[in-house]
Molecule: small-subunit ribosomal RNA
Organism: uncultured prokaryote
RNA sequence: GAGUUUGAUCAUGGCUCAGAUUGAACGCUGGCGGCAGGCCUAACACAUGCAAGUCGAACGGUAACAGCAGGAGCUUGCUUCUGGCUGACAAGUGGCGGACGGGUGAGUAAUGCACAGGAAUCUACCCAGUAGAGGGGGACAACUCAGGGAAACUUGAGCUAAUACCGCAUACGUCCUACGGGAGAAAGCAGGGGACCUUCGGGCCUUGUGCUAUUGGAUGAGCCUGUGUUAGAUUAGCUAGUUGGUGAGGUAAAGGCUCACCAAGGCGACGAUCUAUAGCUGGUCUGAGAGGAUGAUCAGCCACACUGGGACUGAGACACGGCCCAGACUCCUACGGGAGGCAGCAGUGGGGAAUAUUGCACAAUGGGCGAAAGCCUGAUCCAGCAAUGCCGGCGUGUGUGAAGAAGGCCUGCGGGUUGUAAAGCACUUUUGUUUGGGAGGAAAAGCUUAAGGUUAAUACCUUUAAGUGUUGACGUUACCAAUAGAAUAAGCACCGGCUAACUCUGUGCCAGCAGCCGCGGUAAUACAGAGGGUGCGAGCGUUAAUCGGAAUUACUGGGCGUAAAGAGUACGUAGGUGGUUAAAUCAGUCGGAUGUGAAAGCCCCAGGCUUAACUUGGGAAUUGCAUUCGAUACUGUUUGACUAGAGUACAGUAGAGAGAAGCGGAAUUCCUAGUGUAGCGGUGAAAUGCGUAGAUAUUAGGAAGAACACCAGUGGCGAAGGCGGCUUCCUGGACUGAUACUGACGCUGAGGUGCGAAAGCGUGGGGAGCGAACAGGAUUAGAUACCCUGGUAGUCCACGCCGUAAACGAUGGACACUAGAUGUUGGGGAAUUUAUAAUCCUUUAGUAUCGUAGCUAACGCGAUAAGUUCUCCGACGGGGGAGUACGGCCGCAAGGUUAAAACUCAAAUGAAUUGACGGGGGCCCGCACAAGCGGUGGAGCAUGUGGUUUAAUUCGAUGCAACGCGAAGAACCUUACCUGGCCUUGACAUCCUUGGAAUUCGCAGAAACGUGUAAGUGCCUUCGGGAGCCAAGAGACAGGUGCUGCAUGGCUGUCGUCAGCUCGUGUCGUGAGAUGUUGGGUUAAGUCCCGCAACGAGCGCAACCCUCGUCUUUAGUUGCCAGCAGUUAAGCUGGGCACUCUAAGGAGACUGCCUUCGUAAGGAGGAGGAAGGUGAGGACGACGUCAAGUCAUCAUGGCCCUUACGGCUAGGGCUACACACGUGCUACAAUGGGGCGUACAGAGUGUUGCGAUACCGCGAGGUGGAGCCAAUCACUUAAAGCGUCUCUCAGUUCGGAUUGGAGUCUGCAACUCGACUCCAUGAAGCUGGAAUCACUAGUAAUCGUAGAUCAGCAAUGCUACGGUGAAUACGUUCCCGGGUCUUGUACUCACCGCCCGUCACACCAUGGGAGUUGAUUUCGCCCGAAGCGGGGAAGCUAAACUGGCUACCCUCCACGGUGGGAUCAGCGACUGGGGUGAAGUCGUAACGAGGUAAC
Repeated sequence: GAGUUUGAUCAUGGCUCAGAUUGAACGCUGGCGGCAGGCCUAACACAUGCAAGUCGAACGGUAACAGCAGGAGCUUGCUUCUGGCUGACAAGUGGCGGACGGGUGAGUAAUGCACAGGAAUCUACCCAGUAGAGGGGGACAACUCAGGGAAACUUGAGCUAAUACCGCAUACGUCCUACGGGAGAAAGCAGGGGACCUUCGGGCCUUGUGCUAUUGGAUGAGCCUGUGUUAGAUUAGCUAGUUGGUGAGGUAAAGGCUCACCAAGGCGACGAUCUAUAGCUGGUCUGAGAGGAUGAUCAGCCACACUGGGACUGAGACACGGCCCAGACUCCUACGGGAGGCAGCAGUGGGGAAUAUUGCACAAUGGGCGAAAGCCUGAUCCAGCAAUGCCGGCGUGUGUGAAGAAGGCCUGCGGGUUGUAAAGCACUUUUGUUUGGGAGGAAAAGCUUAAGGUUAAUACCUUUAAGUGUUGACGUUACCAAUAGAAUAAGCACCGGCUAACUCUGUGCCAGCAGCCGCGGUAAUACAGAGGGUGCGAGCGUUAAUCGGAAUUACUGGGCGUAAAGAGUACGUAGGUGGUUAAAUCAGUCGGAUGUGAAAGCCCCAGGCUUAACUUGGGAAUUGCAUUCGAUACUGUUUGACUAGAGUACAGUAGAGAGAAGCGGAAUUCCUAGUGUAGCGGUGAAAUGCGUAGAUAUUAGGAAGAACACCAGUGGCGAAGGCGGCUUCCUGGACUGAUACUGACGCUGAGGUGCGAAAGCGUGGGGAGCGAACAGGAUUAGAUACCCUGGUAGUCCACGCCGUAAACGAUGGACACUAGAUGUUGGGGAAUUUAUAAUCCUUUAGUAUCGUAGCUAACGCGAUAAGUUCUCCGACGGGGGAGUACGGCCGCAAGGUUAAAACUCAAAUGAAUUGACGGGGGCCCGCACAAGCGGUGGAGCAUGUGGUUUAAUUCGAUGCAACGCGAAGAACCUUACCUGGCCUUGACAUCCUUGGAAUUCGCAGAAACGUGUAAGUGCCUUCGGGAGCCAAGAGACAGGUGCUGCAUGGCUGUCGUCAGCUCGUGUCGUGAGAUGUUGGGUUAAGUCCCGCAACGAGCGCAACCCUCGUCUUUAGUUGCCAGCAGUUAAGCUGGGCACUCUAAGGAGACUGCCUUCGUAAGGAGGAGGAAGGUGAGGACGACGUCAAGUCAUCAUGGCCCUUACGGCUAGGGCUACACACGUGCUACAAUGGGGCGUACAGAGUGUUGCGAUACCGCGAGGUGGAGCCAAUCACUUAAAGCGUCUCUCAGUUCGGAUUGGAGUCUGCAACUCGACUCCAUGAAGCUGGAAUCACUAGUAAUCGUAGAUCAGCAAUGCUACGGUGAAUACGUUCCCGGGUCUUGUACUCACCGCCCGUCACACCAUGGGAGUUGAUUUCGCCCGAAGCGGGGAAGCUAAACUGGCUACCCUCCACGGUGGGAUCAGCGACUGGGGUGAAGUCGUAACGAGGUAAC
């Protein structure tokens, strides 16, 4: 920096990612080189080999080898013997080394380490100095002999040397000292040699080296001090050698290091003790840094060496490859006893995700010994193994090459892409192959010569120079040249976002992926494969781990009103912090210098490997510590002073501040008495309850307890909790005023202490009212509740506990500073006034409201800060688990306080925003209710649906918004369904080939179809042919009412003809968003007006369109007929176009006019007018909602079928029928039925048609065919109505279902299954329960007419048309729906939302748990190995002696034993809660007034 909480936003806050790194491991892959690193686990066990020896110039010597000398055997060059004579040297004595080098990190939180210091020490080898090295002695190994033992080994006797050992002498210096004195050494060896001496060995001299004593140095080591050095307080007290002193002992050395005595100290909240973990550091990784993590390799220190203990030797060890003891383990054994220690290098087993060769060499560097040569050296240098890492090291070719090849993949079928990529052509040869050459790592030592030093010396030795000369593990080295040839060499991960990179196929919540968010349920860029792409590249990914990002422990650099977080409150200890001034000091602070801060590393510069990694040299840095010298402002310390902080004294003021005692009235209840009678009480409604034994009500009197109306107030007081009648006593604090005094005495406050509502607990009182528990009555599906009637603890008092609350201002205390305005309480001052009161100005101390700057995520805070600084304390670091468990402390108990973890989730949360919702509120509207009228629901029938049935009852539509719906018409057809029979390029489309005009009539069959047959040669023509039609054949393909309306287009429904939905610019807000669009009015309307940080605009509203209503103009046939003429019955004719009408165009209505109300918009009334406030009706449906409906109108992606899910055909079915529902029709009758007569419409339709007059039939209808392609003819008699007659309240002259018979019509065909007619039959039904629907005027109601579809018709449906023609609306409380403003919200899939708890099931971790097992630790006691120390009268002993050694005894003590305790861990029947888990059970606690406000 990004992703992730939300519908969106800002914030808080966690989780996750991108980076760097690693002693890594795993997967896939793998050409080379250089450099580096390579058991992190079992400090588990180890076979085998090697890792520490060396010195003969210390010694006695001679086992082996060689040489030499001598001897023997003889095969004449072999064997053998002798000789320490020489080179050498086994074993031994002795010296030095073995304490270094190498390994490991178990232990250790300090006996360690780091940095800086210190004094009371030692130091072999090395350097320098001083002094010395005289003279003696006796042994013991080896060896020889004799034993024991399986072995390891060992016993006894005897011989012998020394630089082994022991005395004596000497003592510059050294050590001890009582200052008188006393103590203590030594060793030789090698080379050379002129004199002199000689026992011929040498002495002697000299050189070198070694030795003794001692001083100093260097190096190394020991000790002490300061500071720093992990976590836990759910470890708070620890300590008897403990702390100190005196004395003694001990040590190389200070010291309780040890001991005796004395004192009672010492450590600890600045964290002792205990527990857990851990080697420390330079450094390493990361980071901008500060930090965080880490301590492999390299380097410094420490610790350890099978486990535990111990000492010896030594300069140095309590000793990795030494010793003794104990233990465990392994091995050998003759069973008696012995041996061993890879955490050295290799290597083995084991463990583990995991870490190499039983290699070469001492050539170099270094170490030990030695005079040296040299020997030893698994230190080291090299090589081997593994991509373990690093390399800005190399390569796997380079150039050219478009027919843009083939193949692959995709495709919109045109092409695109892989891709100059390949092939082809031309080059090059790094690496690798083969051959040849070939540095450097090597300098020394040695030898020769020369010149110095030493010396008596030209010897010896030594220094320097010159010359000479040999030494290489690596190594087939690096490097160079030649050779042939593109030849020998590319993979891994990823491609939804974060994050660079996209398509196809398969799969279908499966298989799988996943770091987080999340993908996958048939169109997956997220799974798997492929093509393509991206990234890195001999590597690439994954996993693990660390830092970073994370300002997410915040010193740098966070926060605490509401997100996690201020303790309930005060007092006060330690601590922290602190007013003004002067002086001193210099601890802090600042500066300089010196020392140190090892080297390596990091950084900079330069050099060396062809470059780099790597490496060499130099510098810088090492921010630190110490010492020292300065500075003195600030802080500290000390001393002195001051008064502004703080306090004291004096005089006043207000107050429900606290405690105690007394008093008072109202009310309630109870008791007594009176009056009085049937109810009272209670609720939404009731009941339980009380009451005729007299209640309630009312009057009087009495008793008891508790609480104190009015005053009373965002008024007062108190630290908080809290405090309210009145009086008295006692008492704390605050405020005001003016002076005096003290002189920083202040603030905060870990622990600590006091106070601390309500409830609760203990003891004793008290008990009126109220009232948990409990009982009863209701409510309810239930009701362990809400409501009601009762009622016990309790509430009250005294004393004692408890110690918690949303103990809240969710805001710790103290001081200072920073605009104002307005109220109010208590004081002070001034003005005015009648000195009051009131008013006003001002100043303080409180308490409130608003508000500027500023702050805040926002809300908000705002001198009473959440602003700006300072100081002290408390508490926070994702949600849940959990304020829980365990442990401690407190409590009589209830419980409180302190306070985790495992596990689990990717969120949880705050504020604000848009919506939606509310059994929230305000306003408004609608046939929404109300007021009316008529229905449905009951009957019969029609029709649709569900269900059932069926071979099939095709499919769809399902709350409103499916159900007389798709269907404006299922007998066949339709038809999609079922049964049976048939077809397979197909009934239909396009293309190809061949042939042919189209066509007719028989037979079988249910038909499709099959099989025969007849007739005929069409149309156009530029004569080439063409168009159409038919048949056959082959394949491309057709076809599908098969699936998905949740892949879609289009169309439609619905909210809703509701008044809304948005945009641009501006403004406000961090932002989502807001404003506009809200407000006041008004309207049918976001209609208009006014106001307004808004100004405008768009889609909607309205208007423009159509129809109806009035008038007018034009026109006058098929329409009309006023007047004129003719005429028969008729506008029939002439004529006319005035009227009606037709159909084109105009006019008209705009709140225009008047009155009135109003700022206006507009409203009310009126006039005129055919019409009046949108005149009536229609068409017209904003942004959007419902994954609404339709793949079966049509179109269409994908999937599926292809001799069938396609096509043809006959019959059947869609018309079934215990039942349920919707929509209708007809009725139940007299406002009616029936008969007769009679009047008046509108709108449609008609040539496959409507069909008149006439005739036939009771009728449906038939015969027939005038007229009409329609203002001409026909359908066409409208009906209700009106007039008159009849019926007279009945299941009827109502009603017409059902059924029988007879017919008509349509049609190939009326059986399943048509309509109609006539005759006969004459069912239910007498106005319809709960419930429910439509309608506000030409409306409802009622009456008929027409049309579409259609051969006919199940139409009572639908759509139109006219006739007759009402009632009612007070009003908006309620039901339903809608609009708008506001409010709450834990909802946003939006209340059909969200969500809680028990129970049941599965899994997970965890607490308790009778106990049990193990580990660690502590205390008491017992035992007491080895060993140091002490004793040592017994024993041994050659020298010297105050000797040495030993048995034995004592102290200490490892392991072990025993008993008690503590801590931790494992297991544990059973048990407690917790967490998690698409669709379990019961309820509905919370979120809205969540339906009883929540907590």